[in-house]
Context: one part of a larger RNA
RNA sequence: GAACGAACGCUGGCGGUGUGCUUAACACAUGCAAGUCGAGCGAGAACGGUCUCUUCGGAGACUUAUUAGAGCGGCGGACGGGUGAGUAACACGUGAGUAACGUACCUUUUAGUGGGGGAUAACAAUUGGAAACGAUUGCUAAUACCGCAUAAGACCACAGAAUCUUCGGAUUUCGGGGUCAAAGCCUUCGGGCGCUAAAAGAUCGGCUCGCGGUCCAUUAGGUAGUUGGUGAGGUAAUGGCUCACCAAGCCAGAGAUGGAUAGCUGGUCUGAGAGGAUGAUCAGCCACACUGGGACUGAGACACGGCCCAGACUCCUACGGGAGGCAGCAGUGGGGAAUCUUGCGCAAUGGACGAAAGUCUGACGCAGCAACGCCACGUGUGUGAUGAAGGCUUUCGGGUCGUAAAGCACUGUCAGGAGGGAAGAAUAAAAUGACGGUACCUCCAAAGGAAGCACCGGCUAACUCCGUGCCAGCAGCCGCGGUAAUACGGAGGGUGCAAGCGUUGUUC
Numbered sequence: 001g002a003a004c005g006a007a008c009g010c011u012g013g014c015g016g017u018g019u020g021c022u023u024a025a026c027a028c029a030u031g032c033a034a035g036u037c038g039a040g041c042g043a044g045a046a047c048g049g050u051c052u053c054u055u056c057g058g059a060g061a062c063u064u065a066u067u068a069g070a071g072c073g074g075c076g077g078a079c080g081g082g083u084g085a086g087u088a089a090c091a092c093g094u095g096a097g098u099a100a101c102g103u104a105c106c107u108u109u110u111a112g113u114g115g116g117g118g119a120u121a122a123c124a125a126u127u128g129g130a131a132a133c134g135a136u137u138g139c140u141a142a143u144a145c146c147g148c149a150u151a152a153g154a155c156c157a158c159a160g161a162a163u164c165u166u167c168g169g170a171u172u173u174c175g176g177g178g179u180c181a182a183a184g185c186c187u188u189c190g191g192g193c194g195c196u197a198a199a200a201g202a203u204c205g206g207c208u209c210g211c212g213g214u215c216c217a218u219u220a221g222g223u224a225g226u227u228g229g230u231g232a233g234g235u236a237a238u239g240g241c242u243c244a245c246c247a248a249g250c251c252a253g254a255g256a257u258g259g260a261u262a263g264c265u266g267g268u269c270u271g272a273g274a275g276g277a278u279g280a281u282c283a284g285c286c287a288c289a290c291u292g293g294g295a296c297u298g299a300g301a302c303a304c305g306g307c308c309c310a311g312a313c314u315c316c317u318a319c320g321g322g323a324g325g326c327a328g329c330a331g332u333g334g335g336g337a338a339u340c341u342u343g344c345g346c347a348a349u350g351g352a353c354g355a356a357a358g359u360c361u362g363a364c365g366c367a368g369c370a371a372c373g374c375c376a377c378g379u380g381u382g383u384g385a386u387g388a389a390g391g392c393u394u395u396c397g398g399g400u401c402g403u404a405a406a407g408c409a410c411u412g413u414c415a416g417g418a419g420g421g422a423a424g425a426a427u428a429a430a431a432u433g434a435c436g437g438u439a440c441c442u443c444c445a446a447a448g449g450a451a452g453c454a455c456c457g458g459c460u461a462a463c464u465c466c467g468u469g470c471c472a473g474c475a476g477c478c479g480c481g482g483u484a485a486u487a488c489g490g491a492g493g494g495u496g497c498a499a500g501c502g503u504u505g506u507u508c
Base pairs, nucleotide, nucleotide: 001508002507003506004505006504007503008502009501010500013377015375016374017373018372019370020369021335026333027332028331030330031329032328035075036074037073040072041071048063049062050061051060052059053058082288083287084286092212093211094210095209096208097207098206101205102204106201107200108199109198110197111196112195113194114148116146117145123138124137125136126135127134128133153180154179155178156177158175160173161172162171163170164169184193185192186191214260215259216258221251222250223249226248227247228246229245230244231243232242233241263285264284265283266282267278268277269276270275290311291310292309293308294307313324314323315322316321341367343366344365345364349363350361351360352359353358380410381409382408383407390401391400392399393398414449416444417443418442419441420440424435452497453496454495455494456493457478458477459476463492464491465490466489467488473480474479
């Protein structure tokens, strides 16, 4: 000098745009953050309204109702959002491999979608419990579940042949065996949406390998599923991944093992560069979701707002037993030098579901708070000497603040008031805007409402007076202060930056 997710002190007009718990991965009150589909299925209220009857208490019918709220079923809850605890590792980056693999939804192509069965929730009755939540009996449906048929095809084990080969195997063809499917709904009757099997694509992943990026040798030996083989199991898939048996290997001074620290990268800061430091916001990958462990479902999880077990903590309880997980968005306490609103809207973009209308969406779009950063603008302009008053100073003549002020003449940015008023909105047309009566435009009035902070011994731009008297104090370094202090404190003046200015911290 530059930089910052900064903090502190003094000060503070406005706008645009970005950023905002770096500490306790500490504990969390409350609300919201993942639902959706009636064009898969059965069942189906109430309030209210109309009418009829009435013993005036009420009862019934229709409507409400192609309803609500539940239930079965499908798809989605593995995305999106948060955090960086762990991790020195194929976690990440980069480049390869997979003849060792998977992929719901989407696209393309091919072949199908026949005929049956038994249940079960909802519901009803009975019943247990304080609750959470159940139990028994009975009824019922499906795109829920299960046989059967069919098999172009796929898979399995065989027999024959061909090609390639890293000699492990891979691919193709042919033959006869065995196994394996399906679901309907809507319709304007034209069809549309689905469902099943297979092949290919796209997308997204799994796994393997080369190379690369921290410190400590005051860590020198480490390792028994350890290293390899055979066989088996397991997986979508290779593999000690797991197991049985066999062999005794494997890693290490080019640093094994151990310890410390740390998410990695694109990037960011600095620097002429080489390099050094760093990894907030944004983007990619990884890991985690109270702590530890486990699997289930599923195309995909060993699953933040799913399940089970154990633990710590908090809450409810009728003491028998139950409930919970903000490192989602707000917000609270705590910690801390320190970091925001318990806001509005799905109008846009994107996502889930749905044929659609649409519903949901604290993603997102906006608004709020904070000079936290960057950028832009303003706080007036011209004229004005009697060099006014006043302050400071003085050698008492004056000098200086100083054209500065006042006065006079103007201008109208921002802020203020009034009127108008968007784009962002997609479509054949109509409707649809949270922001927002915002941005912007016109008019009105008015110099009015808007300047501070640090420094002035040298480095380093800027000097005098008073007070103090090695005291009080200053200080980045050198150093000032013990009676004439340009270095302390105040004042006048000056210098530098400016809605900021200084200080502290950290990096180059």
Small-subunit ribosomal RNA, 5' domain from an uncultured prokaryote, 508 nucleotides, folded computationally. RNAcentral holds the full RNA, with entries from ENA. Its mean pLDDT, the model's own confidence on a scale to 100, is 86.